[in-house]
RNA sequence: CCUGCUGGCUGGGCGGCGGCGCCCGAUUUGGGCGAGGAAAGUCCGGGCUCCGCAGGAGACUGUGCUGGGUAACCCCCAGGCGUCGAGGUUUCUCGGCGACGGCGAGCGCCACAGAAACGCAAACCGCCCCGUUCGGGGUAAGGGUGCAACGGUGCGGUAAGAGCGCACCAGCGUUCGCGCGAGCGAUCGGCUGGGCAAGCCCCACAGGGAGCAAGGUCAUGUAGGGAGGGGAUGACGCGCUCCGCCGACCCUCCGGGUAGACCGCGUGAGGCUUCGCGUAAGCGAACGCCCCAGAGAGAUCGCCGCCUCAAACAGAACCCGGCUUACACGCCAGCAGGCAAG
Numbered sequence: 001c002c003u004g005c006u007g008g009c010u011g012g013g014c015g016g017c018g019g020c021g022c023c024c025g026a027u028u029u030g031g032g033c034g035a036g037g038a039a040a041g042u043c044c045g046g047g048c049u050c051c052g053c054a055g056g057a058g059a060c061u062g063u064g065c066u067g068g069g070u071a072a073c074c075c076c077c078a079g080g081c082g083u084c085g086a087g088g089u090u091u092c093u094c095g096g097c098g099a100c101g102g103c104g105a106g107c108g109c110c111a112c113a114g115a116a117a118c119g120c121a122a123a124c125c126g127c128c129c130c131g132u133u134c135g136g137g138g139u140a141a142g143g144g145u146g147c148a149a150c151g152g153u154g155c156g157g158u159a160a161g162a163g164c165g166c167a168c169c170a171g172c173g174u175u176c177g178c179g180c181g182a183g184c185g186a187u188c189g190g191c192u193g194g195g196c197a198a199g200c201c202c203c204a205c206a207g208g209g210a211g212c213a214a215g216g217u218c219a220u221g222u223a224g225g226g227a228g229g230g231g232a233u234g235a236c237g238c239g240c241u242c243c244g245c246c247g248a249c250c251c252u253c254c255g256g257g258u259a260g261a262c263c264g265c266g267u268g269a270g271g272c273u274u275c276g277c278g279u280a281a282g283c284g285a286a287c288g289c290c291c292c293a294g295a296g297a298g299a300u301c302g303c304c305g306c307c308u309c310a311a312a313c314a315g316a317a318c319c320c321g322g323c324u325u326a327c328a329c330g331c332c333a334g335c336a337g338g339c340a341a342g
Stems, first nucleotide, its partner, number of pairs: 001338009012307007020034005036313001040324002043322005048211004060207005065079005080100001081098007101202002106200002108196003119150001124143002126139006151169006170192002172189002175186004215263004225254006234246001236244002270290003273286005
C1' cells in the first nucleotide's frame, strides 16, 4: 500500500420550480412543521383503557452470583467468581463469554465398555502371605475399561499395601481479619469419591385477563322498541244505547343503536444547554431555552443545477423504556493474509 473479517460512528448537503398531509393567519395568496436508527421482529417490561377481584393457603408460570439504576424489565451500570484468548512470565494486565441459587432434604438417572457406576461398594490382570497344580486370606499402590473409578505427587512405612505418618497441592469445614455483599486472605483440623436440578424437586422473589378493531360521545332515517293520551261510519263480547276489550292512524315523552361524525391522538417516564451529585448506569436543579408527524384509502414526493457519485436496510398508525435482527458509500479502531522497501 492492497484485500478480507469483526466492532463502532454516520445514515446525504445546498439552491431553484412544482406537488401532497396537518396546523395557523387570511380568503386564494402567505407562514410553520412533516418518518427511523432501526419506524422492522412483536421477544421482554411499563403507561393508558375496559372487564374481573372478601380473606388465607395451594396450584401454575416466570426470574435466579452480589450491590446499584429504573415506572418496570428476560434491560443497563459497577463488582465478584468461573472459563477462554492475547500480552508479559514473581504472577499480573487487557479483552470475550457465562441458564452463575441449592445435589450438606428426599426421589431419580449416569448408555456402551468395565470386576465394580452408587453402596458406609467392588478383586479381571497384577502384588503379598499361607497351605505343593488349585484353594483361602490380605491389598484399590500398578495395569486395563470408561466422560467419570472413591483426593493428587513425593518420601517414609509395610509381608504387600493403605492419610497409616509427614511435606506440598486440591477440596471441605473451624477460627480470625478485610469487604454493605457476592467473596478474598491468613490460620487450624487428615475431615476426604463423584457428576446431572437445560430431571422431578427445594429455597427466595414476582405475576388477574384482554388490548386503540382498547374505550367513550353525538347520532341520519319512509328503520325499529317501550310508556302515556286520543282514537273511525272499525273488530270482538247476543252488542242498537251503555259498558268492557282490541285497534289502523295521530300526539307527547323515553331509552337503545346501524351508517356516519367526533374524542382517545401527542406537552411527553419529552428534547437541548449549563451546573451539582455519582466510578458508572443514572439522578437532581435552573423556576433557562424549544414544541418536534398525527392520517383514516391513509401525506412526507417529482424535475433541474452544483457538491467527481447520492446509492444500503427500510417507512410512523395509542405511546414509552429495552433486546434482537437488517444495513450501500464514507470515516475510525482491532485482527488476518498478500506485495514492495528498509

The prediction has a mean pLDDT of 78. Bacterial RNase P class A from an uncultured Fimbriimonadales bacterium, 342 nucleotides, folded computationally. Rfam family: Bacterial RNase P class A. Its family is annotated with ribonuclease P activity, tRNA processing and dimeric ribonuclease P complex in the Gene Ontology. Rfam describes the family as follows. Ribonuclease P (RNase P) is a ubiquitous endoribonuclease, found in archaea, bacteria and eukarya as well as chloroplasts and mitochondria. By type it is a ribozyme.